[in-house]
Molecule: Bacterial large signal recognition particle RNA
RNA sequence: CCGUGCAGCCGGGGAGAUAGCGGUGCCCUGUACCUGCAAUCCGCUAUAGCAGGGGUGAUGACACGUCGAGGGCUGCUCAAUUCGAAGCCGCCCGCAGAAAGUGAUGUUGACGCUUGGGUCUUAUGCAACAGGAAUCUAUGAACCGUGUCAGGGUAGGAAUACAGCAGCACUAAGUAGACACUCUUGUGUGACAUAAGGCAGCCUGAGCCGAGUUAACUGCUGCGGUAACGUUCGGAAAGACAGCUCGACACGUGUCGCACGG
Numbered sequence: 001c002c003g004u005g006c007a008g009c010c011g012g013g014g015a016g017a018u019a020g021c022g023g024u025g026c027c028c029u030g031u032a033c034c035u036g037c038a039a040u041c042c043g044c045u046a047u048a049g050c051a052g053g054g055g056u057g058a059u060g061a062c063a064c065g066u067c068g069a070g071g072g073c074u075g076c077u078c079a080a081u082u083c084g085a086a087g088c089c090g091c092c093c094g095c096a097g098a099a100a101g102u103g104a105u106g107u108u109g110a111c112g113c114u115u116g117g118g119u120c121u122u123a124u125g126c127a128a129c130a131g132g133a134a135u136c137u138a139u140g141a142a143c144c145g146u147g148u149c150a151g152g153g154u155a156g157g158a159a160u161a162c163a164g165c166a167g168c169a170c171u172a173a174g175u176a177g178a179c180a181c182u183c184u185u186g187u188g189u190g191a192c193a194u195a196a197g198g199c200a201g202c203c204u205g206a207g208c209c210g211a212g213u214u215a216a217c218u219g220c221u222g223c224g225g226u227a228a229c230g231u232u233c234g235g236a237a238a239g240a241c242a243g244c245u246c247g248a249c250a251c252g253u254g255u256c257g258c259a260c261g262g
Stems, first nucleotide, its partner, number of pairs: 001262006008056003011029004019045005033053005060256007070246006077240002081236006089230002092225006100218003103214003112208008120197006126190002128187006135178005145170004153162003
């Protein structure tokens, strides 16, 4: 120096899954041999997917370091969102009290006290109004109401008697009106009268007293309510920030074989 064979390499990483490792599926990096297998999984058992085939061996491989795409975990951390709880916090509401301030009222007399009346209840009366009856006026019956009944009719020898339409007058039931005198019934009636009761409150007249009274607003005190909002506490998911961890690509330094034969 040549040939044959062996060892090495022909992508890596994160989460998940797993006793663990690798792979299939997801994601990152970015270009890197092929075929078969695999999530109700597949293979392996201590450094590595298994089976078969092929290639490469310095633009490469391995070790250490730097950088850091991306992933994971943690947090008395931060601000917002959402869910729940809390009335012993703010806001809001109710009741009671007190009277500091503002007001209102008061020596033209407050509050309080005494007393009369009213308001209230019952009974009776009066009045008013409404209905009915009664009263009065007018009207009111072709025949079947009354009186008088012309004419006419009936009986009779006659005297006379009888019935009786129309008209006129009157009247029954009825109709219309008047009156408000009488009786009766009733009432969402009354500047009414009398008697009895009641008199808590309110209004009012009179008297006594003599300076407060009131509680509308603000503040104060007590009791209670309210979870809409603020506030506090707790939970959740995503975010920001911080810490820890794995870490591709890229960059830097170092190293790169063994056996046999010619």